[in-house]
Context: one part of a larger RNA
């Protein structure tokens, strides 16, 4: 892992819906029992319950009755259909669709492992050190004392056995569910050790670590209560047909559960519903505003305030600050004088469209939603981010494009077709269809990016010069009072101030545009003329490019090739392109109608509803079977599926159809169970 078997909504009782059936103002037996057959009928049994009358707390009164002073209103009632059986959907009790805890609580079993304890036993090769006492010397008045030997103590030393387990490698499906191998600690002591005994789980033992009580321990273990519960994971077994949610609101010791609403679906009754036009409301959002609250720019003009002056009283003055008030430019979710579009309500209006409405019963599921365009909130005008509102799509949607790509885009798949036409996108190959037409771009821009930057290059707008010769190039001038006053050590066009910056010769030439000198001086520019011969200079705005451009395995920012169009704008016709749509063929549903059809529909997850196939038994009927029955191998062939199923081989004794009936009734999944490979 794979095969084959087994494996999950079931019983009983009550309620409650609907389907059938019996009898019906009725309906119905229970326990028991009687009869017959030996398995369940028939009979009997009226206690019993449900209905047939209701209202009031009661009394009570009755198609009326409660309130009530009422003969008044109102409130709940009458003008009849039930009942018992059964099957089916559903609730409620019970293990209640199947597995599956960790625990809880009674009764027992354990100290042959271990913890500690009593009892009676046994074990420790060999070395070394060498206290006390003790004797002998020497010393003393005696002593202390010192020294030399005896002596043989210790949780004393070194080391086997024993006993432990501090290192390190081996081992890690091990030789072992703790070991082996080379060091290591203790080894006369709180030392080891062998028999028998003692403590027992709400406990017991501990040189204490939640340590140990038989490979189990923050409370052993085994049996029971017991199918403990489990708002949680897991799994739930044959087919077709119709419809088909939701992921919100309220409440919830509630947030991953639940109830009630909402959406969905079956039935039954009933006549609305919806959408656009039109007409009639209510509104205070957008966008704009400043009339209110607020904020908040600039100027006017002030009443106050601060500076000065003052005889300090009073007056004055003020390039100062300034409330209100004018004027002038502005902001706002909690400002609105004013104010749409949409969206909401209504209509004995019209037009569509055609059962979507609504009402009440029976069954649900749903209460993590996602992502896109729009309108806001948080959040940083971050997030595949969070909350809301409106639309969409997924979810429960296949197919088409978008290189791939739930949520973008195009479009909803009933079955077949080697027929036809669109739709997004798209026609140089890869790859179905145009190697179409102007113009644009040169940057492989296209095929990411931005403030900013550039005589890129197109297409306009307005302007200035310009055959009385412009622009740009060369040739020549570019002077003179004057070195303008002033300042300055110097200041001469040219460090700096000054100044209505003049004036004069001129074809022109600034009291000088820049270089450059200590200052001069030289270059040189503004003007000027002359050569030469047609445009030149600046700006303004579109359209398309440039630069600004650095990452990590490999080009890697077109899907590839490759492209200068095949790129990008316009514009015209074709054509390709989907499970769209159309033709031809079939199937099923609804609804109308009528036996012929006709219109419409048939994507689907939880979930309603509906028709079925197929397996084990029972009953009756019919039919098979040694001429070969179930099974099994093969398989023609029929059915929309679920199946069915000639024949033939194999097996060797059963077994089918047809209608009914009851169920241990359908496997691929449950880290399912057994059993094999």
């Nucleotide at each position: 892992u794979c095969c084959g078997g087994c494996g999950a909504g079931u019983a009983u009782a009550u309620c409650u819906a609907u389907g059938c059936a019996g009898c019906g103002a009725g309906g119905u037996u229970a326990a028991g029992g009687u009869g017959u057959u030996a398995a369940g009928c028939a009979c009997c049994g009226g206690a019993g319950c449900c209905g047939a009358a209701g209202g009031g707390a009661a009394a009570c009164c009755g198609a009326g009755u409660g309130u009530g002073a009422a003969u008044a209103g109102c409130g709940c009632g009458c003008a009849u259909a039930g009942u018992u059986g059964u099957a089916u959907g559903g609730a409620u009790a019970u293990g209640a669709c199947c597995c599956g805890a960790a625990a809880c609580c009674g009764g027992g079993u354990g100290a042959c492992c271990u913890a500690c304890c009593c009892a009676u036993g046994g074990u420790c090769a060999g070395g070394u050190u060498g206290a006390a006492g003790c004797g002998g010397a020497a010393g003393u008045a005696a002593a202390a004392u010192u020294u030399c030997g005896u002596g043989g103590a210790g949780g004393a030393c070194c080391g086997a056995a024993c006993c432990c387990a501090c290192c390190a490698c081996u081992g890690u499906u091990g030789a072992a569910a703790a070991a082996g191998u080379g060091g290591g600690g203790g080894a006369u002591g709180a030392a080891c050790u062998g028999u028998g005994g003692g403590u027992a789980g709400c406990g017991g033992a501990g040189a204490a670590a939640u340590u140990c009580c038989a490979a189990u321990c923050g409370a052993a273990c085994u049996c029971g209560g017991a199918u403990a519960u489990a708002g949680c994971u897991g799994g739930u077994u044959c087919u077709c047909c119709c419809c088909g949610a939701a992921a919100u609101a309220g409440c919830u010791u509630u947030a991953g559960g639940g109830c009630u609403a909402g959406c969905c679906u079956u039935g039954u009754a009933u006549u609305a519903g919806u959408u656009u036009a039109g007409c009639g409301g209510a509104g205070g959002u957008a966008a704009a505003g400043c009339a209110c609250u607020g904020a908040a720019u600039g100027g006017g003009c002030u009443a106050g305030g601060g500076g000065c002056c003052g005889u300090a009283u009073a007056g004055g003055u003020u390039a100062c600050c300034g409330a209100a008030c004018c004027c002038u430019a502005u902001c706002a979710a909690a400002c609105u004088c004013a104010g749409a579009a949409u969206g909401c309500c209504g209509c004995a209006u019209a037009a569509a469209u055609g059962a979507u409405g609504u009402a009440c019963a029976g069954g649900a599921g749903u209460c993590a939603g996602a992502c896109u365009g729009c309108g806001u909130g948080a959040g940083a005008u971050a997030a595949g981010u969070u909350u809301c509102g409106u639309g969409g799509u997924c979810a429960a949607a296949a197919g088409g494009g978008a290189a791939a790509c739930a949520g973008c885009c195009c479009a909803g798949a009933c079955c077949c077709a080697c027929a036809g036409c669109u739709a997004a996108g798209g026609u140089c190959c890869c790859a179905a269809a145009a190697u179409a037409g102007a113009u644009u771009u040169a940057a492989g821009u296209g095929g990411a990016a931005a403030a900013g930057g550039a005589u890129g290059u197109u297409c306009g707008g307005a302007u200035g010069c310009u055959a009385a010769g412009a622009c740009a190039a060369c040739u020549a001038g570019g002077a003179u009072g004057u070195u303008g006053g002033c300042u300055u050590a110097g200041a001469a066009g040219c460090a700096g101030c000054c100044a209505c910056u003049c004036a004069u010769u001129c074809a022109a030439a600034g009291a000088g545009u820049g270089c450059g000198u200590a200052a001069u001086a030289g270059c040189u520019c503004a003007c000027u003329a002359g050569u030469c011969g047609a445009g030149u200079g600046a700006c303004c705005g579109g359209g398309c490019g440039c630069c600004g451009a650095a990452g990590a395995u490999g080009u890697a920012a077109c899907g590839g090739g490759g492209c200068u169009a095949a790129a990008a704008u316009c514009u015209a016709u074709a054509c390709c392109g989907a499970a769209g749509c159309u033709u031809g063929g079939g199937c099923a549903g609804u609804a109308u109608u009528u036996a012929g059809a006709u219109a419409c529909u048939g994507g689907g997850u939880a979930g309603g509803g509906g028709a079925g196939c197929g397996u084990u038994c029972u009953g009756u009927g019919c039919a098979g079977g040694a001429g070969g029955a179930a099974g099994u191998c093969a398989a023609a062939c029929c059915g929309a599926a679920a199946g069915g199923g000639a024949u033939g081989g194999u097996g060797g004794a059963c077994a089918g159809u047809a209608c009914a009936g009851a169920a241990g009734u359908g496997a691929g999944a449950a880290u399912g169970c057994c059993g094999g490979a």
Model confidence (mean pLDDT): 85 of 100.
This is a predicted structure of a 677-nucleotide part of an RNA (large-subunit ribosomal RNA, domain II) from a Clostridia bacterium.
The RNAcentral record of the full RNA draws on ENA.